[in-house]
Context: one part of a larger RNA
RNA sequence: CUUACGGUGGAUACCUAGGCACCCAGAGAUGAGGAAGGGCGUAGUAAUCGAUGAAAUGCUUUGGGGAGUUUAAAAUAAGCAUAGAUCCGGAGAUUCUUGAAUAGCGAAACCUUUUAAACUGCUGCUGAAUCCAUGGGCAGGCAAAAGACAACCUGGCGAACUGAAACAUCUUAGUAGUUAGAGGAAAAGAAAGCAAAAACGUUUCCCAUAGUAGCGGUGAGCGAAAUGGGAGCAUCCUAAAUUGUGAAAAUGGGGUUGUGGGAAAGCAAUACAAGUGUCGUGCUGCUAGGCGAAGCAUCCUUAAUGCUGCACCCUACAUGGCGAAAGUCUAGUAGCCAAAAGCAUAACUAGCUUAGCUCUGACCCGAGUAGCAUGGGGCACGUGGAAUCCCCUAUGAAUCAGAAAGGACCACCUUGCAAGCCUAAAUACUCCUGGGUGACCGAUAGUUUAGUAGUACUGUGAGGGAAGGGUGAAAAGAACCCCCACCGGGGAGUGAAAUAGAACAUGAAACCAUAAGUUC
Repeated sequence: CUUACGGUGGAUACCUAGGCACCCAGAGAUGAGGAAGGGCGUAGUAAUCGAUGAAAUGCUUUGGGGAGUUUAAAAUAAGCAUAGAUCCGGAGAUUCUUGAAUAGCGAAACCUUUUAAACUGCUGCUGAAUCCAUGGGCAGGCAAAAGACAACCUGGCGAACUGAAACAUCUUAGUAGUUAGAGGAAAAGAAAGCAAAAACGUUUCCCAUAGUAGCGGUGAGCGAAAUGGGAGCAUCCUAAAUUGUGAAAAUGGGGUUGUGGGAAAGCAAUACAAGUGUCGUGCUGCUAGGCGAAGCAUCCUUAAUGCUGCACCCUACAUGGCGAAAGUCUAGUAGCCAAAAGCAUAACUAGCUUAGCUCUGACCCGAGUAGCAUGGGGCACGUGGAAUCCCCUAUGAAUCAGAAAGGACCACCUUGCAAGCCUAAAUACUCCUGGGUGACCGAUAGUUUAGUAGUACUGUGAGGGAAGGGUGAAAAGAACCCCCACCGGGGAGUGAAAUAGAACAUGAAACCAUAAGUUC
C1' cells in the first nucleotide's frame, strides 16, 4: 500500500414530541374583598415539574359524562366507583407567608408590640388670633386612590456613534434612552378651515399628487400641500345678554349662531316623528357535551391499511391513530341537536329630550386674551421677504359700524367667527384565548430552551448562559448456568431481527487494530 473483517466516531437519509411566520375571530379582564411576582409547606412511601394552601396532591353545590380510578410516573400498600367514582363546564368556600405591603422595624418571605399606616376625599363633632368665618384638632368606614401590565398611544426631558468621504451650521433624530399617564384602542375632531371668481363642508387612515413645489455650509441631505380616488361617516353640550330663588356663595329658566345669531319688544301654541333607554320579557351566541353513512375474504407477512377478488357510502374522499400505504377499524369530518348555572347581545318597553314667525341704531356674543416687541421652539420651510402655530419676559385691544385668514405689508374682494367642553366608525398593536394556513425549520436547523431551561454553570454585581432527541409492534428489558470484586463477556431464552441488549434504529469520513498478500 491492497483486500477482508472489526473497533472508534456520529455524518447522512428518514422521523417529530418543539419552534417560526401569517390569517380569521375573541380578549386586552387585574389590585386594600390584598394583585402581578415569589418563599415555605401539603401525598402512606415523595427529590423535581405540575396542582394546591393548616379546609393544603384538595372542599361544597349545580350541570355534563358513563367505567374505571388515586398527576407527570412505574412499583407497592391501602382505598374509591353503576347507590354513578376519576374526569369536563358553571357558581361558591378555604386561600400560611412575603410582596403596593399599609401597626413598628427589617438583611423580602423574619422580629416585636399598646391591634394599628400616611395622604386626599366623605360623614359627624370641636370651635385660634377675630363677630361670622377660615385655619387647626378629634372620630368613623363594605368610600376612592396607590401597585402590576408584551406591544400599540399621548405628554415632559432628550443623546452620541454615524453621514457630510475631515468638521462646526446641518444629518443621524425628536430616533435610542428616560419619565408621567390613559385605553382597548389612544390621539384628533365639528372651521376665526381650505380655496379662487368656481367650489367644498369635522376628524382619522390608505392610494395618487411626488421625490414634484420648495428648504439646504443651495453640500450631505430633508421634503410638503391644494386637489382627485377610496375606507368610514354623527353629532352635541356650555359661557354671556335676560330672568326666578337667595344676605351671599350658588343654582333653575333662557340661549348657542356666520345667507351673522341671540337677548329685549310683538305674534303664534302644534309631535301618528326622531333620539336615548331603567326594570322585566326574551332572541342569538359563548363557557361542558350529544347523534353522526358505508367491507369482507384469499395470499405474502412479525403485523395488512399492501396485492388479488367481489361489494358499499358520500351535505362525510379534512386530519390523526391503530404492528407497512384505511372514504367504509377507531377518534373524528359534513350535517344536525343541546345548558341547571354564569356571561354577552338583536328586539319590545316606562320615563326623558329635540322644531317657530316679524321687527329694532342702543344690550350680549368666551381678556391680561388677540395683537405688537426682544429671545426661542415648531411648521417640508436652517431668519429668510417668512405668513400661519406655540412658549418665557415686557406691554396690551376691539364687540358686528367688530375682529381673523387668504405666505411680508396695504387696498378691494372672498372665506370662516379664536381665546370653553364632549364625541362612535374607518386606524395601531398582540403578554393572551380559540380555529386555520404554510414552494417555513427538522435536532450545529427551528425559539436561548423538542429532556430539571433562563436550568446547570459563571460573575462582587448589573449581567452572561449551555450541552443533551430516536431499543422494539409489544419490555416480551434477557429466568437459569459459567468466567467473574465490579465492569465486561460466553451459553440459554425472548423477538421478524439482539451486528435492535438499554453506551440500544440508519451507522459515512478522519483515526486505530487483526488476518492474508504485495513492494522496498
This is a predicted structure of a 520-nucleotide part of an RNA (large-subunit ribosomal RNA, domain I) from Solanum lycopersicum.
Rfam family: Bacterial large subunit ribosomal RNA. Rfam links the family to the GO terms ribosome and structural constituent of ribosome.
Taxonomically the source falls in Solanum subgen. Lycopersicon (Eukaryota, Mesangiospermae, lamiids, Solanum).
Its mean pLDDT, the model's own confidence on a scale to 100, is 81.